RNA sequence: ACAUGAAAAGCCAAACCUGCUGUGAGGCAGGGACGGAAAGCCACGGGUUUCAAUGAAGCAGCCGGGUUACCAAAU
Numbered sequence: 001a002c003a004u005g006a007a008a009a010g011c012c013a014a015a016c017c018u019g020c021u022g023u024g025a026g027g028c029a030g031g032g033a034c035g036g037a038a039a040g041c042c043a044c045g046g047g048u049u050u051c052a053a054u055g056a057a058g059c060a061g062c063c064g065g066g067u068u069a070c071c072a073a074a075u
Base pairs, nucleotide, nucleotide: 003075005071011036012035016031017030018029019028020027021026034061040067041066042065044064045063046062047059048058049057050056051055
């Protein structure tokens, strides 16, 4: 340094509820906690969802990929 994930310190936050916003999928904030070792970020590929549908938009907590990152036992 890389892989890996015992411990410790912490971190994120599904469903659902409330408010706002969008035609919508959804997004933002508060509550909440199913879970997560990148459940940080990126829409590049696949997949999937929505719509004013020859096109445009969304999902990163669907998979792959890229990139950044705390601690550090055993190996």
Annotation
A computed fold for a 75-nucleotide RNA from a Desulfobacterales bacterium, annotated as c-di-GMP-I-GGC riboswitch aptamer. RNAcentral holds the sequence, with entries from Ribocentre. Of the family's consensus pairs, 90% are formed in the model. NCBI's taxonomy places the organism under Bacteria, Pseudomonadati, Thermodesulfobacteriota, Desulfobacteria, Desulfobacterales. Model confidence (mean pLDDT): 87 of 100.